[in-house]
RNA sequence: AGAGUUUGAUCCUGGCUCAGGAUGAACGCUAGCGGCAGGCUUAAUACAUGCAAGUCGAGGGAGAAUGAGGCUUCGGCCUCAGGGAACCGGCGCACGGGUGCGUAACGCGUACACAACAUGCCUUAUACUGGAGUAUAGCCUCGGGAAACUGGGAGUAAUCCUCCAUAACAUUAUCGGGUGGCAUCAUCUGGUAAUUAAAGCUCAGGCGGUAUAAGAUUGGUGUGCGUAUGAUUAGCUAGUUGGUGGGGUAAAGGCCUACCAAGGUGACGAUCAGUAGCUGGUCUGAGAGGAUGAUCAGCCACACUGGAACUGAGACACGGUCCAGACUCCUACGGGAGGCAGCAGUGGGGAAUUUUGGACAAUGGGCGCAAGCCUGAUCCAGCCAUUCCGCGUGAGUGAAGAAGGCCUUCGGGUUGUAAAGCUCUUUCGCAAGGGAAGAAAACUUACCUUUUAAUAGAGGGUGAGGUUGACGGUACCUUGAUAAGAAGCACCGGCUAACUACGUGCCAGCAGCCGCGGUAAUACGUAGGGUGCGAGCGUUAAUCGGAAUUACUGGGCGUAAAGCGUGCGCAGGCGGUUUUGUAAGUCAGAUGUGAAAGCCCCGGGCUCAACCUGGGAACUGCGUUUGAAACUACAAGGCUAGAGUAUGGGAGAGGGGGUAGAAUUCCACGUGUAGCAGUGAAAUGCGUAGAGAUGUGGAGGAAUACCAAUGGCGAAGGCAGCCCCCUGGCCUAAUACUGACGCUCAUGCACGAAAGCGUGGGGAGCAAACAGGAUUAGAUACCCUGGUAGUCCACGCCGUAAACGAUGAGCACUAGGUGUCGGGGUUUAAAGACUUCGGUGCCGCAGUUAACGCAUUAAGUGCUCCGCCUGGGGAGUACGUACGCAAGUAUAAAACUCAAAGGAAUUGACGGGGACCCGCACAAGCAGCGGAGCGUGUGGUUUAAUUCGAAGCAACGCGAAGAACCUUACCAGGGCUUGACAUCCCUCUGACAGACUCUUAAUCGGGUAAUCCCUUCGGGGCAGAGGAGACAGGUGGUGCAUGGUUGUCGUCAGCUCGUGUCGUGAGAUGUUGGGUUAAGUCCCGCAACGAGCGCAACCCUUGUCAUUAGUUGCCAUCAUUAAGUUGGGCACUCUAAUGAGACCGCCGGGGAUAACUCGGAGGAAGGUGGGGAUGACGUCAAAUCAUCAUGCCCCUUAUGUCCUGGGCUACACACGUGCUACAAUGGUCGGUACAACGAGAAGCGAAGUCGCGAGGCGGAGCGAAUCUUUCAAAGCCGAUCCCAGUUCGGAUUGCAGGCUGAAACCCGCCUGCAUGAAGCAGGAGUUGCUAGUAAUCGCAGAUCAGCAUGCUGCGGUGAAUGCGUUCCCGGGUCUUGUACACACCGCCCGUCACACCAUGGAAGUUGGGGGCGCCCGAAGUUGGUCGGUAAAUAGAUCACCUAAGGCGAAAUCAAUGACUGGGGUGAAGUCGUAACAAGGUAUCC
Repeated sequence: AGAGUUUGAUCCUGGCUCAGGAUGAACGCUAGCGGCAGGCUUAAUACAUGCAAGUCGAGGGAGAAUGAGGCUUCGGCCUCAGGGAACCGGCGCACGGGUGCGUAACGCGUACACAACAUGCCUUAUACUGGAGUAUAGCCUCGGGAAACUGGGAGUAAUCCUCCAUAACAUUAUCGGGUGGCAUCAUCUGGUAAUUAAAGCUCAGGCGGUAUAAGAUUGGUGUGCGUAUGAUUAGCUAGUUGGUGGGGUAAAGGCCUACCAAGGUGACGAUCAGUAGCUGGUCUGAGAGGAUGAUCAGCCACACUGGAACUGAGACACGGUCCAGACUCCUACGGGAGGCAGCAGUGGGGAAUUUUGGACAAUGGGCGCAAGCCUGAUCCAGCCAUUCCGCGUGAGUGAAGAAGGCCUUCGGGUUGUAAAGCUCUUUCGCAAGGGAAGAAAACUUACCUUUUAAUAGAGGGUGAGGUUGACGGUACCUUGAUAAGAAGCACCGGCUAACUACGUGCCAGCAGCCGCGGUAAUACGUAGGGUGCGAGCGUUAAUCGGAAUUACUGGGCGUAAAGCGUGCGCAGGCGGUUUUGUAAGUCAGAUGUGAAAGCCCCGGGCUCAACCUGGGAACUGCGUUUGAAACUACAAGGCUAGAGUAUGGGAGAGGGGGUAGAAUUCCACGUGUAGCAGUGAAAUGCGUAGAGAUGUGGAGGAAUACCAAUGGCGAAGGCAGCCCCCUGGCCUAAUACUGACGCUCAUGCACGAAAGCGUGGGGAGCAAACAGGAUUAGAUACCCUGGUAGUCCACGCCGUAAACGAUGAGCACUAGGUGUCGGGGUUUAAAGACUUCGGUGCCGCAGUUAACGCAUUAAGUGCUCCGCCUGGGGAGUACGUACGCAAGUAUAAAACUCAAAGGAAUUGACGGGGACCCGCACAAGCAGCGGAGCGUGUGGUUUAAUUCGAAGCAACGCGAAGAACCUUACCAGGGCUUGACAUCCCUCUGACAGACUCUUAAUCGGGUAAUCCCUUCGGGGCAGAGGAGACAGGUGGUGCAUGGUUGUCGUCAGCUCGUGUCGUGAGAUGUUGGGUUAAGUCCCGCAACGAGCGCAACCCUUGUCAUUAGUUGCCAUCAUUAAGUUGGGCACUCUAAUGAGACCGCCGGGGAUAACUCGGAGGAAGGUGGGGAUGACGUCAAAUCAUCAUGCCCCUUAUGUCCUGGGCUACACACGUGCUACAAUGGUCGGUACAACGAGAAGCGAAGUCGCGAGGCGGAGCGAAUCUUUCAAAGCCGAUCCCAGUUCGGAUUGCAGGCUGAAACCCGCCUGCAUGAAGCAGGAGUUGCUAGUAAUCGCAGAUCAGCAUGCUGCGGUGAAUGCGUUCCCGGGUCUUGUACACACCGCCCGUCACACCAUGGAAGUUGGGGGCGCCCGAAGUUGGUCGGUAAAUAGAUCACCUAAGGCGAAAUCAAUGACUGGGGUGAAGUCGUAACAAGGUAUCC
């Protein structure tokens, strides 16, 4: 210090989440020791039991037990000592300890004040301590009562009480004087008068008592400032605010009372509501802050709940009193007792918090002269890993890298020097022994010193004496033995350090966020390994941080959330220039305070640390005081630059009031006739009762063409014919005047489009609602015909809009350029030019912005003031309140839910967006398909099986270049089980193969005969049989685990990179633009320059020529033959090798002097000559696990393997693709001509011969430029048929044959004869093709025993058309919009139905706290009265106040409520398609 998460990616905005620290914690797993701390956060709930406040005999009486002495009648008595228990009296009990209910307050903090106060014990000083008296407890006695307790009588003491005396420097009154201050006053001093004290005890050392003054300490009171939330709490207040008199208090005061006045308080937040003890501090944070207020310390409040006073120096009193209430207990039923929020402890509550311990040894407190007593304060111990700190669980060596585990590519790796083994050490623990400090005093005593008259006494110091330890035989030390007794927890997808295997299979589960899991999960569970921390580790909760995510430090508001619709303006905030003064703010110095502890720094002590301790610093604050005077402020006085006034001039749809013409509609009349109107097309509608059209006249309402603009005016909304003696504002010019009069503005006031509302008018056109007609699946819409509110006017409401520049107002500053509106100046003959002020536009620099953009009219740079924002949804909703006639408006939440929502820009994709271009894409043509029959493939159906795959284009004569068996994967049946096939081991055999034979449907099985090679004689090779296991085998699954191969977009022209540049970035540029091309082909331009994969070319073939070579090819010349048959020849053809040729090269036009293009010449060929091979980056989880290979999973006497038979050939039907036709451009018959590519040995097969034919016999030649296949067919020449279901067509069927093959039944092909179906040109729709092409004709080959209408090739004959790019389809480039990115087969809205969740309303119901009124009213203080007394007290009674209680009417809060409203979330529901593209009617308010 940051990170993850919105997107395909980016930047920004913005929320959510994480890493850190910390806790009085709890829970889970685990646990060796010690030290320091901490330990009911919940029920201020109820409490059994014990203890927590007593002490003093040096105040008083009294005098138990006991001891001593004495007496004794032995019952006891007296004296002395003693001092128990209780009593009177004194002091204490108001401290200490607990808790945080209440309290939003002078409660707390801080700083002041008391000239408005008190103060026991303590200190100092002065003075005094004389005399007298009356009671009363204890005790004794008589009673009451269960008890608690209590009554009567007798009698007694005091440091109890009372009186007298004395008394001022006390108090009061009064008369003077001085000084000071802060208004009342304070202080010093003098006189007079009045009032008020005391207590004794004692060991004679001392301890006390009274009064006054002073101090110290402790308290009381007042004041300034600070101290949390809500305005959906805006008004509150009658003792209330003040005064006067009185009362009361220690003391000021409405603190209380009588009277008088009517005040007081509040937007600087009163009142009300809910919450809360405050602080030093603690946690966190860089800090500022935020959160918190356990332990320790200060203050406050409380003590079962409420009220009250008494005593006292101090209380309205935790372990006191009285009353009321609730609860608990005792009771003899008449009455009584009690208060753990003291320490332990118990029940209860709760996730959760300890022992009914020891000691007063230390520290402190109370009492006491003291010894001492008391002290659950305190000091210690016990329990708890609750926190923090420290230590240990061993160290060294040790490779056979052991065994085991896990993984594995089977080689190994890892656990791992880890273990074992060897050597060593012994902290802690265990055992034994020793053993502190904490202890100082008090007391006694000696000496010194101070004080003193003093060698009393007291204080201080030094020395000596003997005594005191709960903890505890603890800390610590020593010795002994043995590595011996001592490691877990969480995590390992990213954030975040750490990975593999198995199991599971959207299941089980995980999860802080993003998200994992649907058969190869580093994310679930387990294991191995690893990482982190370590006697702990994780989880949960709550808190700060990160979060600049409430922004003072330190944020924003054009589009992300956010500028009020606009103005005026009070309060408030801010404010020009100058002088003087003041000193509130400000600054500086000094000073007081800011408790201690804590934090920080420097030291010290526990072995270290935690911890403890000394000193310092700090405590950022507040106060006092002394200065300064720049700035702000205040006061006074000036100034004119801000603002305003006066004067001249000017523009304007500014407001208000009148009035005019055109047009629409309607009415009347005329002319006139059949339509008009309307739409994409129609219909409704109007019209022969005369429309529409046209002419004349009239009525009425509303709006103001052209001018007109990017123009003007207004605060905004808004404003448009013309006119007006009404009216607001603005601009400009030049002078004069006022002299800061200014800016902004919460609350407030005013204005405020349209729609809407009320009352009354008006109503031409338009037009919600409504009606009808269309459209449509529907059409409550879009379109059409009508049409009412309304639109208009007057008056009154409403108060909202995407009221927008989505941009608050004001002032100042910061490059320009170019328009335009209004005014002025200079110049000019004019047009104009220059200049200035005020508006209004565009472009643009700096700057700014997330970007887009803004840019002197700022969104730049600054200042001032106001408003507003803080994730999305819920929701601008509910409730409450205010306003409104209503509609509604304003203000304005929460529960719940999500991890996003959003802005700008980028790249794509898409659009029923645009531009350009291409393609047999359309168009123009030719031939088809779709109809028929048949072939073939597919679907479906059927079946024991009809094996499997392929599925829009890009599956369907596809895998299959050929299913009778085989193939074959399917089915039925029958067999085999180390297997049909591979490798290894053992045993046996010697051959095996093969032969014969039985059985069988066949395999299988049984039998018979027969019997290898080499050798060093050990054996080996080969083969077979048997056996055991490793394994074989699988056309079983997954093409969504894969390789390879292939299809497709597409032979489309694209796809990228390096460097540079631009951009925060994704990205852009290059690759866009102007031309051109088949082409990202090339040229030009250009912040790009180059390059790569594609294009093209290089390759093959074909078209021309040349050279070389002539056998099996060829034959012009010569010879020869039936024949290039032979001699001969290699010119030609041809063959097959090498070359040439074509490049826009030449000419002309166009073009930019380019690229290129058009035309021409030459040429066999002309603009890539034709064809082929060649397929960029990528897309489709495209196809294939059944070509092959392969991971994982599955089967293993079967999902393997063998065999026979069947099936893949089924058949109501549907589709694809073909063949043959429907005929005369034809059929049939006869004659006759011309190819090319190929193939051939288990082959092609000639001649000859037989058969009508398929074919048979035959076997020459040929491994082929030689032989064979091999007669090519259409064509051509004749003949015939004559438009018909035919001499077309050939399906189907019958009979007879042929061929292949073990075998043609299911299920082959061919031949002959006979039979002779549909079909007469094919609906919607749809396919191919641009030239040697389509069409048509035949030939060959692969597969193959046989089987070809399919496929792959070959040649023969050989067209038509193309204006062109509007449209359909596909593609490319640029651009535009986008809410799409799985990318339009996208996204997405609302109702309804179902489930769940929270919430609003609701007839009501229940409960709480508070206020008000009335009734009643305990205890108690105060007062009055009565009675009595010498007086006071007590008593009785009354009054006031008042706790608790009762009644009443309202308000408020919470819970609940039949029913009901919307909201949210859910799996793949229903209906439509509203939005995003021009979203198919632009969208939105």
This is a predicted structure of a 1485-nucleotide RNA (small-subunit ribosomal RNA) from an uncultured bacterium. The sequence is in RNAcentral, with records from ENA and SILVA.